Annotation:
This is a predicted structure of a 103-nucleotide RNA (Glycine riboswitch aptamer) from Photobacterium chitinilyticum. Of the family's consensus pairs, 90% are formed in the model. Its Rfam family is "Glycine riboswitch aptamer". Gene Ontology term of the family: glycine biosynthetic process. The RNAcentral record of the sequence draws on MGnify.
[in-house]
RNA sequence: CCUCUGGAGAGAUCCGUUAAAUCGGACGCCGAAGGAGCAAACUUUCCCCUAUCUGUCUCAGGCAGAAACGGGUGAGUGAAACUCUCAGGCAAAAGGACAGAGG
Repeated sequence: CCUCUGGAGAGAUCCGUUAAAUCGGACGCCGAAGGAGCAAACUUUCCCCUAUCUGUCUCAGGCAGAAACGGGUGAGUGAAACUCUCAGGCAAAAGGACAGAGG
């Protein structure tokens, strides 16, 4: 990836001379095609802190610089059956994430 099987949810809503579908309008809903968002964690910018190191002085100590670990903020990567409801869907049919069997 292909075949077979199983596979939920929500108005057969109202209006346009109106079964369904399509078109236009009106309200109400669903989440499991697709799409979108993000947690921890990791990476990194900047800032803070100390063990510690270096220099220096008036050397029990002070001052200056650097500073692992740790902490804070921003950015990047970052999952879903969670969330959003763009798309899709709301009798049946079709579709359908996902699962099982086979190839």